[in-house]
RNA sequence: AAAGUGGGCCAGGCAGUCGCCGCCUUCGCGAGAAGGGGGAGGAAAGUCCGGACUCCAAAGGGCAGGGUGAUGGCUAACGGCCAUCCGUGGUGACACGCGGAACAGGGCAACAGAGAACAGACCGCCGAUGGCCCCGGGCGCAAGCCCGGUGGAUCAGGCAAGGGUGAAACGGUGCGGUAAGAGCGCACCGCGUCUGCGGUGACGCAGGCGGCACGGUAACCUCCACCCGGAGCAAUUCCAAAUAGGCAGGCAAGCACCCUCGCGGUGCAGGACGGUGCCCCCGUUCGUCUGCGGGUAGGAAGCUUGAGCGCGUCAGCAAUGGCGCGCCUAGAGGAAUGAUUGCCACGCGCGCCGGAAACGGUGCGUGCACAGAAUCCGGCUUACCGGCCCACUUUGCGU
Numbered sequence: 001a002a003a004g005u006g007g008g009c010c011a012g013g014c015a016g017u018c019g020c021c022g023c024c025u026u027c028g029c030g031a032g033a034a035g036g037g038g039g040a041g042g043a044a045a046g047u048c049c050g051g052a053c054u055c056c057a058a059a060g061g062g063c064a065g066g067g068u069g070a071u072g073g074c075u076a077a078c079g080g081c082c083a084u085c086c087g088u089g090g091u092g093a094c095a096c097g098c099g100g101a102a103c104a105g106g107g108c109a110a111c112a113g114a115g116a117a118c119a120g121a122c123c124g125c126c127g128a129u130g131g132c133c134c135c136g137g138g139c140g141c142a143a144g145c146c147c148g149g150u151g152g153a154u155c156a157g158g159c160a161a162g163g164g165u166g167a168a169a170c171g172g173u174g175c176g177g178u179a180a181g182a183g184c185g186c187a188c189c190g191c192g193u194c195u196g197c198g199g200u201g202a203c204g205c206a207g208g209c210g211g212c213a214c215g216g217u218a219a220c221c222u223c224c225a226c227c228c229g230g231a232g233c234a235a236u237u238c239c240a241a242a243u244a245g246g247c248a249g250g251c252a253a254g255c256a257c258c259c260u261c262g263c264g265g266u267g268c269a270g271g272a273c274g275g276u277g278c279c280c281c282c283g284u285u286c287g288u289c290u291g292c293g294g295g296u297a298g299g300a301a302g303c304u305u306g307a308g309c310g311c312g313u314c315a316g317c318a319a320u321g322g323c324g325c326g327c328c329u330a331g332a333g334g335a336a337u338g339a340u341u342g343c344c345a346c347g348c349g350c351g352c353c354g355g356a357a358a359c360g361g362u363g364c365g366u367g368c369a370c371a372g373a374a375u376c377c378g379g380c381u382u383a384c385c386g387g388c389c390c391a392c393u394u395u396g397c398g399u
Stems, first nucleotide, its partner, number of pairs: 001395010012344007020039002023036005041370001045381002048379005053232004065228005070084005085099001086097004100223002105221002107217002122163002124159003129156003132152002134149006171189006190212001191210008236301004246292006254268005270286006308327008346367009
């Protein structure tokens, strides 16, 4: 210098004008007015996991159901985080992994392929051995027999090395060996097992032994270990108007009938109100007062001081924790946190000037993301214009 890897931070600034929601002070009888001060995020989002808090349920234990799953640690807790191990990928920094058990048992494996679980021989290799054919020699009158052959690849048969199929083919590479081959033998690697050493542990290393037996799938049932009661701030609690209904008491309650015997129902009478004042007539309506309690509208609490934030220091590799000092940082609730103007900063495009170029200066235009708290907190995931910083890796060059 180029190309990368990991992590952290910011998320435009200043000023003017007009507004919105709380808080404090002063003035005002009050309505309100004036002044001061505060007012979204790294994800406030998705509501996926975990807790606090509230109510309901609940002796203890078990079954069922759900979840988690390498090891050690952190934490209020977690499926989160940190460190480590193993596996895979990368030259590397590093990244990724639903990473327990397949000798407890059951199940499953399409297509292709000869063969798919204690398997198999399609092409291929061999044909040592036994037969057949061919050639040569010998014996025999002959049929035939015997001996030999870098013979044939023809039958029986042998092999699983090579090809081919598949996601997967019953260890890999090399040497020996053989008719050809094969853990058949040997060396190394892998695997299993035993011992020793290191580590809290997962696991690693070394040595011995075993010729290899024990394939995959648990994101199928299952087994093992651990965890889990349910609903959620529209939780929950307090105050409480009008109307209607409930309960208790006081007062008032003409006549008749009915019943389920309660001032329960029906009819007549009567009262009140309205139809312009009165009568008739019509309509509506009918116990009244006080107290209590439930409950609705409405109001209030929960509601923001908290597993809080900043700085320093100590312990720890780290996550995190301890201690000290300092700070208070939205609290609305059909739901405020906005709009606009100017200047500056930043990105992009174009023009002009300077310059060999890189680039610098200047003018104009344009852009400035994702997104909006709703009880609070810890995480995860997803969205996001752009910018800054730190550590590290690889390659090249210079000293």
Bacterial RNase P class A from Pararobbsia sp., 399 nucleotides, folded computationally. Taxonomically the source falls in Pararobbsia (Bacteria, Pseudomonadota, Betaproteobacteria, Burkholderiaceae). The coordinates come from a structure-prediction model, not an experiment, and the mean pLDDT is 77. It is recorded under the gene name rnpB.